Model confidence (mean pLDDT): 76 of 100. Predicted 3D model of RNase P RNA and transfer RNA as a complex of 409 nucleotides. It holds a member of the Rfam family "Bacterial RNase P class A". By type it is a ribozyme.
[in-house]
């Protein structure tokens, strides 16, 4: 200098004029000050706070996660480790629990799909044919055909036997553990659990349009206590007393923003985190604000608009900077 | 704002506890029938199974994003 890995932070900056929500003052004025969207407010995928049915009961059905250790309020997130895959590296990918409990399926091919003889080799009997048997080495189908390869050894073969090399157990070692290993001993078993299933864990239901609370509380029609309704799909148990169907009318307040909050100073820790110090207060509508034009300047401004409130995750996004590292080539 | 379903021919739909080549009815196209039309008969076109990714030997079918669409849900009796 090329090429590239992974992490961060920014998201147009200043001034000015008219508007819009919110809050505050009092002088009650079309007054004045203060203040006003995001890293994703998005999908609504997971987790929780907060809320109401029994503060969550019992069983049966069901869900949902799946190396190992930490973290966290928790969670299917995070952070470091093993393992498997990929890359020359940086470093990146990872639904990663059993298929030796047991069931299912393995379409066409192919003789045979989990058990098998179609060719071929071998051995008897007839003896060119054919018929029994024995054989997975050789052909050929497939995505997958009885660990792989040489040697022995056999009628012909075969882990049958040995070497070597895998792979899964058990035993020793080393690690807290997944997990590792020139060690020892058995084994040699198709794949498929994002098919049923099985192990272990967790998990009662419903979401702020929950829920309280003031006001206001109506017509018709049907049902009915051996009922209905709510709690979870069912069944116990618990609550509760009208229930259902269709119209009329359809107000206000609180839940509501100070919270596992944001910055920041030290320290433990590889990390994710968690102790700690000092500041700070930063949107709260309800038809629903957060705009609009002008000037100056640049790299000419993506995605994309809060709706109870957090913690992750996925997804979308012109650029521009910063850090740290890696491979090539050259020079020194 | 929450909650739950659906996407397969031009349009209504089946096909889905995975198995080669995905159908049926309208509609379209050409041919027969007719003087000529409708009806009728016959043949034939038409599909990135909404997109992208995964798991399997194999995926419309199962998983997981992700786009479009569509329905419910407030109080006070």
């Nucleotide at each position: 200098a090329g090429a590239g890995u992974c992490g961060g932070u920014u998201a147009g900056a200043c001034g000015g004029u008219u508007g819009c929500g919110a809050g505050a003052c009092c002088u009650u004025g079309u007054g004045u000050c203060u203040u006003g969207a995001g890293g994703a407010a998005a999908g609504u995928c997971c987790g929780a706070g907060c809320c109401c049915c029994a503060c969550a009961g019992g069983g049966c059905a069901g869900a949902a996660u799946a190396g190992c250790g930490g973290c966290u309020a928790a969670c299917c997130g995070c952070c470091g480790c093993c393992g498997a895959g990929g890359g020359u590296g940086a470093c990146c990918u990872u639904a990663g629990g059993g298929a030796a409990a047991g069931u299912g399926c393995a379409a066409c091919a192919g003789a045979g799909a989990u058990a098998u003889a179609c060719c071929g080799c071998c051995u008897u009997g007839u003896u060119u044919u054919c018929a029994a048997g024995g054989u997975a080495a050789g052909g050929g189908u497939g995505g997958a055909a009885a660990g792989g390869c040489g040697a022995g050894g056999u009628a012909a073969g075969a882990g049958c036997u040995c070497a070597c090399c895998u792979a899964u157990c058990a035993c020793a070692c080393g690690g807290g553990a997944a997990c590792g290993u020139a060690g020892u001993g058995a084994u040699a078993c198709u794949g498929u659990a994002a098919a049923c299933c099985c192990u272990a864990u967790u998990c009662g239901g419903a979401g702020c349009a929950a829920c309280g609370c003031u006001a206001a509380g109506u017509g018709u029609g049907g049902c009915u206590a051996u009922a209905c309704a709510u709690u979870u799909g069912c069944c116990c148990g618990a609550u509760g007393u009208g229930c259902c169907a269709c119209g009329a009318a359809a107000a206000g307040c609180g839940g509501c923003u100070u919270g596992a909050g944001u910055g920041u100073u030290g320290g433990a820790g590889c990390a994710a985190u968690c102790c700690u110090u000092c500041a700070c207060c930063u949107a709260g509508a309800u038809a629903g604000a957060u705009a609009a034009c002008c000037g100056u300047c640049c790299g000419c401004g993506a995605c994309a608009g809060a709706a109870c409130u957090c913690g992750g995750c996925u997804u979308a996004c012109c650029g521009a900077c910063c850090g740290a590292c890696u491979c090539u080539a050259u020079a020194a | 704002g929450g909650g739950g379903g659906c996407g397969u021919a031009g349009c209504u739909c089946a096909g889905c506890c995975g198995g080669u080549u995905a159908g049926a009815g309208c509609g379209c196209a050409u041919g027969c029938u007719u003087g000529a039309c409708a009806u009728g008969c016959a043949u034939g076109a038409g599909g990135u199974c909404a997109u992208u990714g995964g798991u399997u030997c194999g995926a419309u079918c199962c998983c997981a994003a992700c786009c479009g669409u569509c329905c419910c849900c407030a109080c006070c009796a």